[in-house]
Context: one part of a larger RNA
Molecule: large-subunit ribosomal RNA, domain IV
Organism: uncultured Dialister sp.
């Protein structure tokens, strides 16, 4: 010097990103216990008091329940009364000694406010336990049974020895109050008149070849062959509707009131429609340490407001919410070697000798 412990004057978070670590609290009985609340909780809330031993209480109470008696019965180990014996507290009162009575060990620190997630659960085996996942509940879509869906080339299997109060799948995530507008684009569902549209069907026409004809140029039947225009021809797409707890989206400029400011109001452009209720510098706010208020002597954090929302917003749910949380943030009480500022002690290393 390091590690693991113990104690510490005065102060008591001044330490630090942050009370990290440590300390405090800790048991039993009695008293007492707020806001809020889903009336269950919150709650061991918080906050107090008491605790050893001896005597009395006490041949006690509680407990256990013998003999004897009564009732019923065929009987029983039946029912009722009865109180012997055994056993054995507490309240309360008095007293004793100690620094100290839950005498050692073991054994919640508490409160206030806010965010997130309802909750118990689950998770990155070995750096993340959470606000992530799940969840009960809500809701959309598919599925009528040889179901849909999934695995498999198939046979077949699961679904299910189930049958729409069932099964699959997507989103949301207890509960309370709610969930606005847009169907133009994309998707999905429905429609089938018209347009477009494949193979196939159809086969007009054209070319090659050569019997024949012709002096020649050339013409050229049938067959074979190379092609091939109309016409016909499904779904799809175009088209027409519907649909948002489907993918998604939810404006700009100018003017206006008898102080000023602001604009209930008006004009205009664009759009499928221009963000409703809520909430709002927020886990979202760049400017920003916004402004005001609270808390502190002093507060980029925190709480309450304001609204100018760079870039909130309603099941990628919105806003609340008791209870819950090894969750995150701010404040306080208690407590302490975290610190002012370090000291001493114990054990184990390091170091020296062997």
């Nucleotide at each position: 010097c390091c590690c693991u412990c113990g104690u510490u004057a005065a102060g008591g978070a001044a330490c630090u990103c942050g009370g990290c670590a440590a300390a405090u609290u800790g048991c039993a009985u009695c008293c007492g216990u707020a806001a809020c609340u889903u009336a269950g909780g919150g709650a061991g809330a918080a906050g107090g008091a008491u605790g050893a031993c001896c005597c009395u209480g006490a041949a006690u109470a509680a407990g256990c329940g013998a003999a004897a008696g009564c009732c019923a019965g065929a009987a029983a180990c039946g029912g009722c009364u009865g109180g012997a014996a055994c056993a054995g507290a507490a309240a309360a009162g008095g007293g004793u000694g100690g620094c100290a009575g839950a005498a050692a060990a073991g054994a919640g620190g508490c409160c206030c406010a806010a965010g997130c997630a309802a909750c118990u659960g689950u998770u990155u085996a070995c750096c993340a336990a959470a606000a992530a996942c799940a969840c009960a509940g809500g809701u959309g879509c598919c599925u009528g049974c040889g179901a849909a869906a999934g695995c498999g080339c198939a046979a077949g299997c699961u679904g299910a020895a189930g049958u729409a109060u069932a099964g699959g799948u997507g989103c949301u995530g207890a509960c309370g109050c709610c969930u606005g507008c847009c169907c133009g684009g994309u998707g999905c569902u429905g429609g089938a008149a018209g347009g477009u549209u494949a193979a196939g069907g159809a086969g007009a026409g054209a070319g090659g070849u050569c019997a024949g004809c012709g002096c020649a140029a050339g013409c050229g039947a049938a067959g074979c062959u190379u092609u091939g225009a109309a016409c016909u021809g499904a779904a799809g797409c175009c088209c027409c509707a519907g649909u948002g707890a489907a993918c998604g989206g939810c404006g700009g400029c100018c003017g206006u009131a008898a102080c000023u400011a602001u604009a209930a109001c008006g004009g205009u452009c664009c759009u499928a429609a221009g963000g409703u209720a809520g909430c709002g510098a927020a886990a979202u706010u760049c400017c920003u340490u916004g402004u005001c208020g609270g808390g502190c002597a002093a507060g980029u954090u925190c709480c309450g407001a304001c609204c100018c929302g760079c870039a909130u917003g309603a099941a990628a749910g919105g806003c609340g919410u008791a209870a819950u949380g090894a969750u995150u943030u701010g404040g306080g009480c208690a407590c302490u070697g975290u610190c002012u500022c370090a000291a001493c002690g114990a054990g184990g290393g390091g170091c020296c000798c062997g």